[in-house]
RNA sequence: UUACUGAGAGUUUGAUCCUGGCUCAGGACGAACGUUGGCGGCGUGUCUAAGGCAUGCAAGUCGUGCGGAUCGCUGGUCGUAGCAAUACGGUCGGCGGUUAGCGGCAAACGGGUGCGUAACACAUUGGCAAUCUGCCUCGAAGUCGGGCACAACCCCGCGAAAGCGGGGCUAAUUCCACGAUGGAGAUGAGGGGACGCAAGUCAUUCUUAUCUAAAGUCGCAAGACGCUUCGAGAGGAGCCUAUGGCCUAUCAGCUUGUUGGCGGGGUAAUGGCCCACCAAGGCUAUGACGGGUAUGGGGUGUGAGAGCACGACCCCACUCACUGGGACUGAGACACUGCCCAGACACCUACGGGUGGCUGCAGUCGAGAAUAUUCCCCAAUGGCCGAAAGGCUGAGGGAGCGACGCCGCGUGCGGGACGAAGGGCUUCGGCUCGUAAACCGCUUUUCUCAGGGACGAACACUGACGGUACCUGAGGAAUAAGAGGUUGCUAACUCUGUGCCAGCAGCAGCGGUAAUACAGAGACCUCGAACGUUGUCCGGAUUCAUUGGGCGUAAAGGGUCCGUAGGCGGCUUCACACGUCGAUGGUCAAAUCUCGGGGCUUAACCCCGAACCUGCCGUCGAUACGAUGAGGCUCGAGCAUGGGAGAGGCGAGCGGAAUUGCCGGUGUAGUAGUAAAAUGCGUUCAUAUCGGCAAGAACACCAAAUGCGAAGGCAGCUCGCUGGAACAUUGCUGACGCUCAGGGACGAAAGCGUGGGGAGCGAAAGGGAUUAGAUACCCCUGUAGUCCACGCCCUAAACGAUGGAUGCUAGAUAUCGGGAGUAUCGACCCUCCCGGUGUCGGUGAAAAAAGCUAACGCAUUAAGCAUCCCGCCUGGGGAGUACGGUCGCAAGACUAAAACUCAAAGGAAUAGACGGGGACCCGCACAAGCGGAGGAGCAUGUGGUUUAAUUCGAUGGUAAGCGAGAAACCUUACCUGGGCUUGAAAGACAGCUGCAAGCCGCCGGAAACGGUGGCCGCCUUCGAGGGUGCUGUCUAGGUGCUGCAUGGUUGCCGUCAGCUCGUGUCGUGAGAUGUACCGUUAAGUCGGAUAACGAGCGCAACCCCUGUUCCGUGUUGCAUAUCACGGAAGACCGCCUCGGAUAACGGGGAGGAAGGUGGGGAUGACGUCAAAUCAGCAUGGCUCUUACGUCCAGGGCUACACACGUGCUACAAUGGCAUCGACAAUGGGUCGCCAAGCCGCAAGGCGGAGCUAAUCCCACCAAACGAUGCCCCAGUUCGGAUUGAGGGCUGCAAUUCGCCCUCAUGAAGCCGGAUUCGCUAGUAAAUGCGUAUCAGCAAUGGCGCAUUGAAUACGUUCUCGGGUCUUGUACUCACCGCCCGUCACGUCAAGAGAGUCGGAAAUACCCGAAGGCCCCGAUGAGGGGACGAAGGUAGAGCCGAUGAUAGGGACGAAGUCGUAACAAGGCAUCCGUAGCGGAAGCUGUGGAUGGAUCACCUCCUUU
Repeated sequence: UUACUGAGAGUUUGAUCCUGGCUCAGGACGAACGUUGGCGGCGUGUCUAAGGCAUGCAAGUCGUGCGGAUCGCUGGUCGUAGCAAUACGGUCGGCGGUUAGCGGCAAACGGGUGCGUAACACAUUGGCAAUCUGCCUCGAAGUCGGGCACAACCCCGCGAAAGCGGGGCUAAUUCCACGAUGGAGAUGAGGGGACGCAAGUCAUUCUUAUCUAAAGUCGCAAGACGCUUCGAGAGGAGCCUAUGGCCUAUCAGCUUGUUGGCGGGGUAAUGGCCCACCAAGGCUAUGACGGGUAUGGGGUGUGAGAGCACGACCCCACUCACUGGGACUGAGACACUGCCCAGACACCUACGGGUGGCUGCAGUCGAGAAUAUUCCCCAAUGGCCGAAAGGCUGAGGGAGCGACGCCGCGUGCGGGACGAAGGGCUUCGGCUCGUAAACCGCUUUUCUCAGGGACGAACACUGACGGUACCUGAGGAAUAAGAGGUUGCUAACUCUGUGCCAGCAGCAGCGGUAAUACAGAGACCUCGAACGUUGUCCGGAUUCAUUGGGCGUAAAGGGUCCGUAGGCGGCUUCACACGUCGAUGGUCAAAUCUCGGGGCUUAACCCCGAACCUGCCGUCGAUACGAUGAGGCUCGAGCAUGGGAGAGGCGAGCGGAAUUGCCGGUGUAGUAGUAAAAUGCGUUCAUAUCGGCAAGAACACCAAAUGCGAAGGCAGCUCGCUGGAACAUUGCUGACGCUCAGGGACGAAAGCGUGGGGAGCGAAAGGGAUUAGAUACCCCUGUAGUCCACGCCCUAAACGAUGGAUGCUAGAUAUCGGGAGUAUCGACCCUCCCGGUGUCGGUGAAAAAAGCUAACGCAUUAAGCAUCCCGCCUGGGGAGUACGGUCGCAAGACUAAAACUCAAAGGAAUAGACGGGGACCCGCACAAGCGGAGGAGCAUGUGGUUUAAUUCGAUGGUAAGCGAGAAACCUUACCUGGGCUUGAAAGACAGCUGCAAGCCGCCGGAAACGGUGGCCGCCUUCGAGGGUGCUGUCUAGGUGCUGCAUGGUUGCCGUCAGCUCGUGUCGUGAGAUGUACCGUUAAGUCGGAUAACGAGCGCAACCCCUGUUCCGUGUUGCAUAUCACGGAAGACCGCCUCGGAUAACGGGGAGGAAGGUGGGGAUGACGUCAAAUCAGCAUGGCUCUUACGUCCAGGGCUACACACGUGCUACAAUGGCAUCGACAAUGGGUCGCCAAGCCGCAAGGCGGAGCUAAUCCCACCAAACGAUGCCCCAGUUCGGAUUGAGGGCUGCAAUUCGCCCUCAUGAAGCCGGAUUCGCUAGUAAAUGCGUAUCAGCAAUGGCGCAUUGAAUACGUUCUCGGGUCUUGUACUCACCGCCCGUCACGUCAAGAGAGUCGGAAAUACCCGAAGGCCCCGAUGAGGGGACGAAGGUAGAGCCGAUGAUAGGGACGAAGUCGUAACAAGGCAUCCGUAGCGGAAGCUGUGGAUGGAUCACCUCCUUU
């Protein structure tokens, strides 16, 4: 300076980051399908059956090559007729037309197709001195004589036909191995020359021998067109080379004309192209051979590009022409519309025999999701023939059909509010469709009609398209809009219906009664003559990563080493110029793409120019780097020398302890084993103990974070043999190196084979336990095995889950080995170097820094920064499985898929929750105490049962003396029965009603209700207005449903100490920090410390009651004192002491009424339990409407074989009873409390004073208590249930179903099993009193009040609950979690399978057409031979279809059995292997940590 240029989203989780797949948005198409459809231009249209084809057409032409035939015209001559003209015939011609045959050229092009082909088929680049070439162009020379035939034609014959045979005649530009002329032509020989090392190759070189040409036609002529030979050219063709482009190794070896040579044959030409002989070669991991698939290219689609996918239309090349084989003719073919043979198919037939080939243009059947007219014309462009005129041309030019594609145009424009009607929604106000319509004005693209009317013609005639394009005029808004979508991605929202149904869906996912997701409607969004769907390709996908990925834990490092091919490679010099770089030449067809310009009204489309075609080949140059050649070097690598370290390997020998067995002694009843037991062993003498003997296996201490080895692995001692590494020293070699596909060797344990051995241990097996079961865990036995030798197996969590090598990038420290230095008697110590193995956690001072990582983490032993080489990965499951192959005795190992299925599967980290994980702390949580419950009787609530109904709700803790703080009626919601239907109560409107309303009676009735009589008869602005009643409408009403639609309220965790926020900081992030830690507290209370600093809700305090004092006030109270009310003071660790970090705070003490929150109350954080309540109330939705509403009577809620909860009273002497005697507080009272007095044994009655209450009353206020007496351990003078009788009170009413009193009756019960509850001080326990509800009362309940008034707490191991920190997790609906396998049922796909059927290719043999070749024959006719298509026979291999059956796999709704895994998952889990078992699985053996927890050891830092 120029040009071009890359977007993401949804989905795994409670949330996060990462990995990773799936899906979407874009573009494209020879498309198809659905809905819809006005016009034009330009394109395009059987992708399937290379399946079969009726019919027509698609290649002919030349008479100026030839002989005929024929038609027309015409001339000469002869004959006949005629006077003649003339007619007819013969003969000799001439001109013109037609053309069956001979001949020439074309027919090998043009047009179609993609079967085959993985190949020199194609593309690109070169080569042919190894070639051919008709027509065309240029040049040179020539064209002289002669001869033989065959069609046509004539005759005969055969045949249905197609056609054929025989005989005879004849022309030519037909033919002649007849002659002549021949050269620069062909072939051979020789000489010279050039190039070359040679072999050999080459040329307008020279000499020489031999051989070979020709045709004519037209024209008056000139000449033209031909013909022959040679040379050259152009174009065309053939052959060869290099390079390039598919999949498969579950195809690894292939090959006998195979590879080469010599000699022939053959060809235009090279060549095993073919043949004979000779040799034994040739190809292959850079993938031969085999299998599958497939025309190739220019290009097309997409993409930022690199790429990826494709090869319609157009162009180039190839290929094929019914299938297979073959040659002929020819310049060219092994020939699409030629020939021969064979086969299949179809047609004709007189049955003898013939005919045919649309993958040309149309068309037809078929197949298919699907693809057009049996059209017009040679006018133009081009082709063939011809001298030409011209003929032929389904090439081509056009038209037709299809929205199949691209492009363009239109379906109107302006005005128009009453914002019409109508639809939809609505909070009922309105909003919206919407200026949209109507209506008014305007225009005419398109359309219809009429008139004119081309270019395309160059070249005289000549235009299929076409009366088309275009132009002009007239008419009239007229003829013209739909499709998909509206949860997110993704632009666009409401109503109704439906109710996990019907359905939708690209993915995530919607639908179980309020669905923007289904269906309909309205509205809206997008595109628009189209819009969607399906299919396919590219993109997004950096998701195969060259550009541009990874492998510690996500998928992924080979078990280890050695090493071949291959890849890569130190310092330096010179050479070369292969790679590499620069310049330049050729080529890379056109079209396409891009840019500029131009032509159709524009565009699509077309034309012109430029650029591009990133490649290949040549030439010139550069030489740094890489390669190569030659040489040098020493630092990489290696060798030598020396002294050391080591559980390195192999073999042999030796040793002691222990165990077991055997023998003997001593000795007696047990022993062994476990959580506890039992089986077992033992009086035939065990166990124990002593002595002796035997056997096998393993080597305590040393021992360690140690050492060695490539890994697996290696441990008593000694000896022998042997591998490797480190260090030191100088010397040597001189890049000899690194890595390593195939390959080879080694390779724990288990297992296998043969033979030994066998003490202990110990799969399997037997027994005992445990258990619901226990094929297990525990116990007693115990076989293989474990050991040895030899041979196999070849796998492991073979792990550092981390391949090898080299270099670089701060350290500290410990330890092992070696060395050096100083010093020394001495390598004791100290300092330093090299190699190996580890660590760097807590602390104020070591924190590992940088870097990398998704994070965890790694961090000189890298997972950092780089280079080289190898191995491996590409979503989960299916599956390390099937099939195939290799290996193995077997077990099995190695290699290794697919169908199908899922929308995830995963890694790391975060917050929770949880753990039969850990630590710390708290709580009447346990413990220590006191008293209870569970047993009895009764009361009460609940379950259950019953019932016409026993209304409803509450159900672990957190329901059950709960809602209910009062069910005889009422309440009441339930049941039975009887009534009412605008209603028992409320509002609005309309109509009617001079009529209040209301009150009192009577009748029926259980009442409600119905009927009936009477009393009273309102206000008023005088309007039938208010009000009342009736009728009608809108509506009421429901304790009907949903507490899982809700508000409000409440319970529990829990009066637990927690729950959060702002800013900052850390982290990619979720989040963390703050709030962890130390000390302390009742407390996240406070102090210290701290990347936090502050703040909020909680805690505490403020508030109320109570305890002390003071002040004030005070009647009904009062001695100033008690009391009440109001106010104040007082307590704050303030003082002392001790501890503690000097702090917070704690222990003790003084003072004080009170001491460390003095006691009590109110107060309940963020949240949890879809906790409770629709029946307290409110409320959305649904539902009932002469009833699920409402009124009434009666009944029920009070039932009673039973079970549970909460209580009361007791069981007695710490007691009961009797008598006497004391001392409270809180409260309540006018429809009330009720005094005195009197009556009653009493409940109570009469009575009526006082009191609206510090005054009067309940209420003498109490009881336990004290005193005295009796009872004397008894079912009692305990206990009071139950029952009988008689009374009292309330109330309309006590039968179901009230309470109280008196008398009588006198049940169970003698302290309560497992288990369980409350309480830490004025508490428990005991005692009574008051009160709400209430007519009364089932109250022993609830809420309060005072009286008397204890015991105990060592302590935090355990139980329960909670808090904080930490740890593991596969849980997050959060352990009431998650989850595994068998079995049963259903569906699907794949593999195996006795077999059965089919396909392609090959092999061996048989038969053998046409045909060329060879031989005989004459160069003939004819005959023979080898080869040879199709066909046949045989046995193998490969591929496919199908198959009874059995096995596994995947998926499926809430099936069955167990509980394997995730927490220490209740036996830590997992890997390899072996045995066993319904199943998960268990056990043995070796291994891993990807195991929790506790203890110990060691290591690091400081001192």